Predicted 3D model of RNase P RNA and transfer RNA as a complex of 435 nucleotides. Its mean pLDDT, the model's own confidence on a scale to 100, is 78. It holds a member of the Rfam family "Bacterial RNase P class A". It is annotated as a ribozyme.
[in-house]
RNA sequence: CGAGACGGUCGCGGCUCGUCAUUUGGCGAGUCGAGGAAAGUCCGAGCUCCUCAGGGCAGGCUGCCAGGUAACACCUGGGCGUCGCGAGGCGACGGAAAGGGCCACAGAAAACAAACCGCCCGCGGAAACGUGGGUAAGGGUGAAAAGGUGGGGUAAGAGCCCACCGCACGCCUGGCAACAGCGCGUGGCACGGUAACCCCCAGCCGGAGCAAGGCCAAAUAGGCGGUGAGGUUCGGCCCGAACCACUUGAGCCGCGGGUAGGCCGCACGAGGUGGCGAGCGAUCGUCAUCCCAGAGAGAUGACCGUCCCCCUAGGGGCCUUUGGCGUCUAGUGCAGGAACAGAACUCGGCUUACGGCUC
RNA sequence: GGGCCGUUAGCUCAAUUGGCAGAGCAAGGGACUCUUAAUCCCUAGGUUGGAGGUUCGAUUCCUCCACGGCUCACCA
Repeated sequence: CGAGACGGUCGCGGCUCGUCAUUUGGCGAGUCGAGGAAAGUCCGAGCUCCUCAGGGCAGGCUGCCAGGUAACACCUGGGCGUCGCGAGGCGACGGAAAGGGCCACAGAAAACAAACCGCCCGCGGAAACGUGGGUAAGGGUGAAAAGGUGGGGUAAGAGCCCACCGCACGCCUGGCAACAGCGCGUGGCACGGUAACCCCCAGCCGGAGCAAGGCCAAAUAGGCGGUGAGGUUCGGCCCGAACCACUUGAGCCGCGGGUAGGCCGCACGAGGUGGCGAGCGAUCGUCAUCCCAGAGAGAUGACCGUCCCCCUAGGGGCCUUUGGCGUCUAGUGCAGGAACAGAACUCGGCUUACGGCUC
Repeated sequence: GGGCCGUUAGCUCAAUUGGCAGAGCAAGGGACUCUUAAUCCCUAGGUUGGAGGUUCGAUUCCUCCACGGCUCACCA
């Protein structure tokens, strides 16, 4: 990059229409029906509710510069560093002279530097050596030891002094900026590492999540309001009897909350495709065109044919000739198109998984 | 569907300003005992779930994966 194309038959799910039953449905027609990652849920948003007068602290995240974007930890372009012969790849890439912490072991010393060996000087000593001092050039330790090379200098040494390189600061030039400059000047040099330890600086951030949330709404049991006398049993009815209730209220009517359940949220969107324009590019603008899954424990598959791709064999052609390129033909290639995987509120990214092709 | 935790020896668990990964039980050997158990002594056993990064140095800090759990008392 990309996840085969077209046609046919059968099967599955949604929607619409027709028709038959009318009760859930049956039949027929039309139309639509998974992915580049639908995944992990790692970032960023839309949307919804909660708290809401506003602000701060705490906490979290990001971290070269510029641009893109609704936003981002993403993308593009550039800078710097690093790896590679190179095309190019990779980079959590602000600050260690604001402050605190840590740097095990080894080592003399791990940060206001420091004398273990060595070197040099003084004193003692015949010497070995001892002792006091100087010295960071040499050795040794370590992940890390306080600029490098050369010369001068010195008792020995040392930016102690000088040249070049490096470093820091200021100015200039180029650039929007990061930054760059064998441009100029100043300074002997003052500054170990660690901020994916605390911290400082700059910027951003309220919390929860579609099981968010909204609407409709049974049965039963509570609640509130109104009305106000009956109810149960004695096997069906009437009489009658018994018991219960009648200020604390049976039964009936109404209201309200919530549950089961149903509907919405829910697919016209930061939308897809194509053309033109702006831009190095990410991307943006504009015009045309298209409507494109959706449910509920959850539908998209199988076969056949043609083509294409791949594979194998062969022909002739070209080239930079152990080979490569492209082209044509054939194939019975008797398991070729495999893998990773499967929407469930929706987008933009990142990451991970993966057959094949390409650089 | 969403959200949140965990992973260290065979098992159950420790390990803090990042500095030699330990304990109990289990396993193996020895002592005691006539023998076994108990008891005592000794020993082995680790890619700290995997990969990468920061750092001199990672169980510890960061990133990406894998596996397991929260079983209706994480959310209707």